[in-house]
Predicted 3D model of a 371-nucleotide RNA (Bacterial RNase P class A) from an uncultured Actinomycetes bacterium.
It was read from a public genome assembly, where an Rfam model found it.
The coordinates come from a structure-prediction model, not an experiment, and the mean pLDDT is 77.
RNA sequence: CGAGUCGACCGGGUGAUCGCGGCAUGAGAAUGUCGAGGAAAGUCCGGCCUCCACACGGCAAGGUGGUGGGUAAUGCCCACCCGGGGUGACCCGCGGGACAGUGCCACAGAAAACAGACCGCCAGUAGCAAUACCGGUAAGGGUGAAACGGUGGUGUAAGAGACCACCAGCGCCAUGGGUGACCAUGGCGGCUCGGUAAACCCCACCUGGAGCAAGGUCAAGAGGGCUGGUUCGCCAGCCUGUGCGAAUGAGUUGCCCGCUCAACAUUCGCAGGUAGACCGCAUCAGGCUGCUGGUAACAGCAGUCGCAGAUGGAUGAUCACCGAUCGGCCUCGGCCGGUCACAGAAGCCGGCUUACAGGUCGACUCGUCCC
Numbered sequence: 001c002g003a004g005u006c007g008a009c010c011g012g013g014u015g016a017u018c019g020c021g022g023c024a025u026g027a028g029a030a031u032g033u034c035g036a037g038g039a040a041a042g043u044c045c046g047g048c049c050u051c052c053a054c055a056c057g058g059c060a061a062g063g064u065g066g067u068g069g070g071u072a073a074u075g076c077c078c079a080c081c082c083g084g085g086g087u088g089a090c091c092c093g094c095g096g097g098a099c100a101g102u103g104c105c106a107c108a109g110a111a112a113a114c115a116g117a118c119c120g121c122c123a124g125u126a127g128c129a130a131u132a133c134c135g136g137u138a139a140g141g142g143u144g145a146a147a148c149g150g151u152g153g154u155g156u157a158a159g160a161g162a163c164c165a166c167c168a169g170c171g172c173c174a175u176g177g178g179u180g181a182c183c184a185u186g187g188c189g190g191c192u193c194g195g196u197a198a199a200c201c202c203c204a205c206c207u208g209g210a211g212c213a214a215g216g217u218c219a220a221g222a223g224g225g226c227u228g229g230u231u232c233g234c235c236a237g238c239c240u241g242u243g244c245g246a247a248u249g250a251g252u253u254g255c256c257c258g259c260u261c262a263a264c265a266u267u268c269g270c271a272g273g274u275a276g277a278c279c280g281c282a283u284c285a286g287g288c289u290g291c292u293g294g295u296a297a298c299a300g301c302a303g304u305c306g307c308a309g310a311u312g313g314a315u316g317a318u319c320a321c322c323g324a325u326c327g328g329c330c331u332c333g334g335c336c337g338g339u340c341a342c343a344g345a346a347g348c349c350g351g352c353u354u355a356c357a358g359g360u361c362g363a364c365u366c367g368u369c370c371c
Stems, first nucleotide, its partner, number of pairs: 001367010012322007020035006037342001041353002044351005049211004057256003061207005066080005081095001082093004096202002101200002103196003118141002120137003124133003149167006168192001170189008215279004223240007242271006249261004284306001286305008323340007
C1' cells in the first nucleotide's frame, strides 16, 4: 500500500419565531421542566403482570436436542468439544437414536440392503471349430449420488479376509489429561450386512389456561305499581327484583378424572338500554460511571440520574447559519447547485430476525514493497 475477517459508534447540529401533550407552581394570566428508535418494524420466542382456579393426576397438543456456565427465563448469550468450509483471521451446524418398528432411495444398472451376475475369469461335457449346456466365482470391467473396507502378498482350477502384514472403520479393555462433551497412547477382536429421522417414529427434557379488547371502580339505563302536577303531548318523586322463556346445572378457557360452587342462586336464549368518566399507565429483572471477581457471558459493591404516557390519538412548522456527501467552476482564498438513509411509542421488559444513503474507530489475517 492492497485484499479480507470480526466488533463497536454516529446517522445531523446551533439560534430565533410560532405551535402541541404531560407534570409542578399559581386565584388567574402565565412560568419552569420533560417529550418517538437502534431498530419503535416483524409478532418469531421468553417472561413480568392480570384473571380463572385445591392449577393434583392423566391423555392429547406443542417445543427443544453435543458439554459446561450465565440469566427472571428462553428456541437467547458465553466458553469449549465434535463434524464441515477456508492459506488464514474466521464462518457454518434442525449436533441423541438407523441393532424397536414402518417408509423412501427416480432413471440407469444383474442387483439399492439378510440386495447380485450384464460383460468377464475358471472347471466339466458335446463339437474340427465357432459355440452350446451345466457348475464355480465376485478379484477385473460396466451402470449409478451411492454397489458387502483399502494396499500388498500367500493361496486357488479361477478367485474371495479363505489366510497374513500394514492401514481406515467399529466394538471392548487399560493408562494418562479434562467438571464434562471428548482427546491421546497402547493392547485385543469379529474381519466390516448402505444412506435417509430438516421422513413417520423412539428416547431425554420443558409447557395449567386465557390475555391490557387482561382486569377493576363510578355513573347511566329498559318493564310494572303508587302519589302529585299538567299546556292532556307528558313530567317529577317513590316502591318493586331490568322484562319474557328454558334448564338443573355452572366453573376449572382442548378432553377425561378429581374437586369446588349453587337451587331466593347460577347458566343459556330472545327483547330492550348503556357505549360516558377514571384506574391499570410507567420507579424498575431501570440507565450511567467507577472498583472487585471471572477467559467470557455476567455477578457483586459504591456513587449518581429519573429520561414520553397520548386515547381519533401530542413530540411539529418556518427562516438563517453550520456539518456530511456528490457534481461543476476557479485567481486555489473559495464560489454555485443537488442530496442527507431505514423509519414513529400505545401495559412493560429481555432476545432473535429483517431494513438502513453516508461516515468514523478498533483488533486480527493474508499478499507485495522498503528499512